[in-house]
This is a predicted structure of a 586-nucleotide part of an RNA (large-subunit ribosomal RNA, domain V) from Picea glauca. The prediction has a mean pLDDT of 81. Rfam family: Bacterial large subunit ribosomal RNA. Its family is annotated with structural constituent of ribosome and ribosome in the Gene Ontology. The source organism's lineage runs through Eukaryota, Viridiplantae, Spermatophyta, Pinopsida and Picea.
Context: one part of a larger RNA
RNA sequence: CCUGCACCUGGACAGAAAGACCCUAUGAAGCUUUGUUGUUCCCUGGGAUUUUAUUUGGGUUCUUCUUGCACAACUUAGGUGGAAGGAGAAGAAGGCUCCCUCUCGGGGGGGGUUGAGCCACCAGUGAGAUACCACUCUGGAAGAGCUAGAAUUCUAACUUUGUGUCGGGACCUAGGAUCCAAGGGAUAGUCUCAGAUAAAUAGUUUCUAUGGGGUGUAGACCUCCCAAAAGUUAACGGAGGCGUGCAAAGGUUUCCUCGGGCCAGAAGGAAAUCGUCCCUUGAGUGCAAAGGCAAAAGGGAGCUUGAAUGCAAGACCCACACGUUGAGAAAGGAUGAAAUUCAACCUUAGUGAUCCGAUGGUGCCGAGUGGAAGGGUUUUCUCUCAAAAAAUAAAAGUAACUCUAUGGAUAACAGUCUGAUCUUCCACAAUAGUUCACAUCGAUGGGAAGGUUUUGCACCUCAAUGUCGGCUCUUUGCCACUUGGGGCAAUAGUACGUUCCAAGGGUUGGGAUGUUCGCCCAAUAAAGCGGUAUGUGAUCUGGGUUCAAAAUGUUGUGAGACAGUUGGGUCCAUAUCUGGUGCGGG
Numbered sequence: 001c002c003u004g005c006a007c008c009u010g011g012a013c014a015g016a017a018a019g020a021c022c023c024u025a026u027g028a029a030g031c032u033u034u035g036u037u038g039u040u041c042c043c044u045g046g047g048a049u050u051u052u053a054u055u056u057g058g059g060u061u062c063u064u065c066u067u068g069c070a071c072a073a074c075u076u077a078g079g080u081g082g083a084a085g086g087a088g089a090a091g092a093a094g095g096c097u098c099c100c101u102c103u104c105g106g107g108g109g110g111g112g113u114u115g116a117g118c119c120a121c122c123a124g125u126g127a128g129a130u131a132c133c134a135c136u137c138u139g140g141a142a143g144a145g146c147u148a149g150a151a152u153u154c155u156a157a158c159u160u161u162g163u164g165u166c167g168g169g170a171c172c173u174a175g176g177a178u179c180c181a182a183g184g185g186a187u188a189g190u191c192u193c194a195g196a197u198a199a200a201u202a203g204u205u206u207c208u209a210u211g212g213g214g215u216g217u218a219g220a221c222c223u224c225c226c227a228a229a230a231g232u233u234a235a236c237g238g239a240g241g242c243g244u245g246c247a248a249a250g251g252u253u254u255c256c257u258c259g260g261g262c263c264a265g266a267a268g269g270a271a272a273u274c275g276u277c278c279c280u281u282g283a284g285u286g287c288a289a290a291g292g293c294a295a296a297a298g299g300g301a302g303c304u305u306g307a308a309u310g311c312a313a314g315a316c317c318c319a320c321a322c323g324u325u326g327a328g329a330a331a332g333g334a335u336g337a338a339a340u341u342c343a344a345c346c347u348u349a350g351u352g353a354u355c356c357g358a359u360g361g362u363g364c365c366g367a368g369u370g371g372a373a374g375g376g377u378u379u380u381c382u383c384u385c386a387a388a389a390a391a392u393a394a395a396a397g398u399a400a401c402u403c404u405a406u407g408g409a410u411a412a413c414a415g416u417c418u419g420a421u422c423u424u425c426c427a428c429a430a431u432a433g434u435u436c437a438c439a440u441c442g443a444u445g446g447g448a449a450g451g452u453u454u455u456g457c458a459c460c461u462c463a464a465u466g467u468c469g470g471c472u473c474u475u476u477g478c479c480a481c482u483u484g485g486g487g488c489a490a491u492a493g494u495a496c497g498u499u500c501c502a503a504g505g506g507u508u509g510g511g512a513u514g515u516u517c518g519c520c521c522a523a524u525a526a527a528g529c530g531g532u533a534u535g536u537g538a539u540c541u542g543g544g545u546u547c548a549a550a551a552u553g554u555u556g557u558g559a560g561a562c563a564g565u566u567g568g569g570u571c572c573a574u575a576u577c578u579g580g581u582g583c584g585g586g
Base pairs, nucleotide, nucleotide: 001586002585003584004583005582006581007580008579010578011577012576015572022407024405025404027403028402030398031397032396035204036203037202038201039200043195044194045193046192047191048190049189053152054151055150056149058147059146060145061144062143063142064141065140066139068137078136079135080134081133082132085119086118094113096111097110098109099108100107101106158184159183160182161181162180164179165177166176207219208218209217216236221241222240223239224238225237244286245345250304251303252302253301254300255299256298258282259279260278261277263275284293285292287350289348290347291346309330311328314325315324316323333342334341357381358380360378361377362376364375365374414461415459417456420454422450423449424448425447426446432440468543469541470540473535475531476530477529478528481506482505483504484501485500486499487498488497508522509521510520511519550566551565552564553562554561555560
């Protein structure tokens, strides 16, 4: 060096299972509920099946009657009209008696008596004049009709019961009958229509961005910076605003200048009103910011409504849809002597597509024709559709019982990068060290190294790189715990301090805790700090973390949840290669 046998497992990001953790999907199914929309049970009401009679209180129509009082006036004047006469032996006025009503004055009606007068016009009072007739209003009475209801009631529908009857029949307390009896009864039950209503049940929804996701925050529009002197330009970059206001704060004609400072001046002061001078836009502009603006875009006054109608060449912006600007002509106006100017506001925010629907107009269409319905067209209206290019008129949660498809496009372990943080060192040297910066200490700032901490990033791995601690066993660095050798010293000695060389050897046993760490006990020369996938689970363990069952505290309406706690909870494997150990052969 080749080859074999028996063993051990460091590696082959070894094998096994298209990762269960995490994210994503306009994926799934389970569960919950005061998410949303249905359905059913239950409840209520109308109608049908569904008939008789009585009583009662309503509404309404008609007929016949009746009722009506401010004050004044002969008086109890409902309203209007007609009317000069009307009614009366078919019994006027007046006594008697009964009933109703009343504003206590009276009014109306019935019975009986009696037997010829009474009322109105006129006059008077009053807003209105009375007898009598017609219509009519308010309240009431009687009768007739219609109508909805309530309470009882009948029995024949319907219904319940029968160890009643009958009959067939192995039997029957089963079933049956134009049967009988009893109870209930137009109820109940059933059907139908409508209302309300149980997470009982079904379907489904539960946004996106995001230096993983969740929590938080944001989502449209306007101004500035970033933005690199055209324009454009991102970030969970830095600052702020908006959801209107205004009939004048619009148009036009015309006039004016603000603000601050020194000085002067009764009350009068830092600031009131008044004056000179100086600065020159620092004031003001309805509101944010920016850009503007001085005989104005700021501040007044006069007249007014162009804050008008129907168009629009041409431009800006621009993926699209939006958005912005606009000369000019038409018709009719405002202001001004006129030329002119005027299609709101110093400008840039003050906002919402389409559909459905509504409103006004309309020389448009109109299913044989004429109309109509309906439609078109035009004006206006209705959305914190604010997740604002707006998925629906209409929608929340939970999952550790979970599932599927993907993703190393994206987190948790480990690694890479970086090195803020961390550890170590260096230079400067204020202070302390009685004096003396540097025996020793070394502030504030400064510069390096390391890659053991906590982070950051998201580069390999999600068709799997097993995760804390312990046990076992190896190797390595030195920034040296001990042992060895030196320097300095605030080195007398002992002991300490600091520093240089040095990694050969060594670096304990216990108690409680899952612990690493840390604390404690005892002794020791000393009980070092790190790396090795925070070495090591195809070597072990499985106490912790991190499945399913359960409990507790808290939380949630609930399903459930908690880096809160508690007891319990399957750790596979016959080694192919490489590596290693032992023993052989050539």